[in-house]
Context: one part of a larger RNA
């Protein structure tokens, strides 16, 4: 390289959007690139594969000498029209738009609320409080811990309602109100008429941490200081406490970014729970009554798959289309060069050597 993999053994880019490329429903017309069928040239000779014929060895068979022939390429003419391509034209079942309806922590803005936590001012009131296994460091007689009032200022969003729950391409996503934007799911089957799918390049979004300015600063809290602890304690426990956590623009783009499972289309036994929509039934009228049909999400199990746990219509089954990785450990999420990046580093990614 092939061949064979990719949940857990090495392997699905962290996630969209999409260029080219690949692949792509139905009918029927067309033209013959592909492609089949004949013919007829060339492809020195040998040798190679496979087939035919003939021949040594071997009882025979499988095998296998030996000579011989065709084929396997590629040219040209001539013909066929089923597949894939091509021309024209049609369909609606994929796909999109509409119309009504419905969802839900989906996003951006401003606007509000609400305890608690601190600080402050003032009142009462007096010797402690606080901490911890025990201490002690720190706090308190300039009056603390406690308790009343009143005011501030940042974060956070209990209960309600939490949950195997919804949402969202991931990342995420939790008071309450507005506005402004985006999404799905069902009906109707009105329009478009294949517009699809996938996707190297590009592009855009990416937790927390950090970086730059410029605010902000309650509480927790790397670093730091300092108390214990202990043989030591650069820790674990406690008193302290700065970055930093929070807003606003701009970088940075990395994770056990995990379902450790790429995406998309079909086709395959069942049960039970549940979210959400729609019809039927049901009832006076309703039900967190009941059926049934989508769209989701879980728990079990059959077939069938696994090396085996397990999976199991949300497959890791049966299949078909693309794309991305993987090829024995270290060395090495490294060097060295390119690229991006303020910087931190990120990508991209070897080999000597050693087993």
């Nucleotide at each position: 390289c092939u061949g064979g993999g990719u949940g857990u053994a090495a392997a699905a880019c962290g996630u969209g959007u999409g260029u080219a490329g690949a692949u792509g429903g139905u009918u029927u017309u067309c033209u013959a690139a592909g492609u089949u069928u004949u013919a007829a040239g060339u492809a020195a000779a040998a040798a190679a594969u496979u087939u035919c014929a003939u021949u040594a060895g071997g009882u025979a068979a499988a095998u296998g000498u030996u000579u011989g022939a065709a084929a396997u390429a590629u040219u040209u003419a001539a013909a066929a029209a089923a597949c894939u391509a091509u021309u024209a034209a049609a369909c609606u079942g994929g796909a999109g738009u509409a119309u009504a309806u419905u969802a839900g922590a989906u996003g951006a803005u401003a606007a509000u609320a609400g305890u608690a936590u601190u600080u402050u001012a003032a009142g009462u009131g007096u010797a402690a409080a606080a901490g911890u296994g025990a201490u002690a460091u720190g706090u308190u007689g300039c009056a603390a811990u406690a308790u009343u009032u009143a005011a501030a200022a940042g974060a956070c969003u209990a209960a309600c309602a939490g949950a195997a729950a919804g949402u969202g391409a991931a990342g995420a996503c939790a008071g309450u109100u507005a506005u402004c934007a985006a999404u799905a799911a069902u009906a109707u089957a009105a329009c478009u008429g294949a517009c699809a799918u996938u996707g190297a390049a590009a592009c855009a979004c990416u937790a927390a941490a950090g970086c730059a300015u410029a605010g902000g600063g309650a509480g927790c809290a790397a670093a730091c200081a300092g108390g214990a602890u202990u043989a030591g304690a650069u820790a674990c426990c406690c008193u302290g406490g700065u970055a930093g956590u929070c807003u606003a623009u701009g970088c940075c783009u990395u994770c056990a970014g995990c379902g450790a499972u790429g995406a998309a289309u079909g086709u395959u036994a069942a049960u039970u729970a549940u979210u959400u929509a729609a019809u039927u039934u049901g009832u006076a009228g309703a039900a967190u009554g009941a059926a049934u049909u989508g769209a989701g999400u879980a728990a079990u199990a059959u077939a069938g798959c696994u090396a085996a746990c397990g999976c199991a219509u949300u497959a890791a089954a049966c299949a078909u289309u693309c794309u991305a990785c993987c090829u024995g450990a270290g060395u090495a999420c490294u060097a060295c060069g390119g690229c991006c990046g303020c910087a931190a580093g990120g990508u991209u990614g070897a080999a000597a050597c050693u087993c």

Predicted 3D model of a 355-nucleotide part of an RNA (small-subunit ribosomal RNA, central domain) from a soil metagenome. The full RNA is in RNAcentral, with records from SILVA. The coordinates come from a structure-prediction model, not an experiment, and the mean pLDDT is 84.